[in-house]
This is a predicted structure of a 161-nucleotide RNA (Lysine riboswitch aptamer) from uncultured Ruminococcus sp. NCBI's taxonomy places the organism under Bacteria, Bacillota, Clostridia, Oscillospiraceae, Ruminococcus. The prediction has a mean pLDDT of 80.
Formats: sequence, structure tokens, C1' cells
RNA sequence: GGUAGAGGCGCGGCUGCGAUCAGUACCCUCACGGAGGAUUACCCGUCCGAUGAAGUGAGACGAAAGGCAAUGCCGCCGAGGAACGGUCUUUGGUAAAUUCCGUUUCGGCUGUAAGUUCAACAGGCUUGCGGCUGUCAUCAUGAUAAUGGUGGAGAGCUAUC
Repeated sequence: GGUAGAGGCGCGGCUGCGAUCAGUACCCUCACGGAGGAUUACCCGUCCGAUGAAGUGAGACGAAAGGCAAUGCCGCCGAGGAACGGUCUUUGGUAAAUUCCGUUUCGGCUGUAAGUUCAACAGGCUUGCGGCUGUCAUCAUGAUAAUGGUGGAGAGCUAUC
């Protein structure tokens, strides 16, 4: 350097039974109100508005997207996540979002607290404090199977050429 593997609620992608979103938003009617409102955020522009804007209350009608997710399939074991930088697409512009590349960082799962995102107390992400677990190194015990302690990180570990 090549090939093949191991860790487990393992990682990610597609699908989407179903729940949530929600009796919410939008449209319509009535009453109050009295000059602003709309477009992912802001600016510009455009449109709506005294023939009544925003907002509040009542009535009637009544969703969807994103996120979660049964089941099944696919690709894998830095699988992938995060931060930063560059880049692609989108916009009138900036931001945001998205694609790809690079650097750094994290072994995996899980509980909990805080922060952040979200409609959400779901879920995601980050950090701190715990638990379980795999792997290597090292030390001790040993019945030589293994057990315990300490430490490291996947650019690792095992097998093989």
C1' cells in the first nucleotide's frame, strides 16, 4: 500500500401506515377600530387600503408545507455530524437556504442540564456532567479463560497479501 472484516437501539439515503401541525392559517359575513399593510428577514421596487389598512371580538367554512414517523428497500463502518473558508444555484440587492471542495474536530449509544432551531414539552445541533459499550496501549491479579485500574483515539483496530 491492497483486500476482507468487527463494534450496535451502529451511520446515512429513499419510501411514507399514521399522529401532530389544527379547528390554526387563508377566504367570507357582522361589530369595534381609524392608517397602515403585503411579499422567508431587511432595503429598493410593486401591489392593496377612507368604496375603510393593521388589530380585536363573534359566526360560518376549513387546509398545507417543514419537522416526527410504522413498514420496506438501498448504500455503508469517518459510516456520518459539527465549525470555518471557498464555491454552485436561487434573489432586483444583502442576508438566509442549497450543491460541491478543502481544513480542523468527534470511537459508538444513551440519560440529564443549559443554549439554539422548531407550532411543539416531538425531533435536530452544540457544550457540560454521568452511565453502558467496543478497540488499542500499559499495570496488577490470575485458575492463563479472563477480571480490575489508568490512559489514548477511527488518519484507529483485527485478519490476510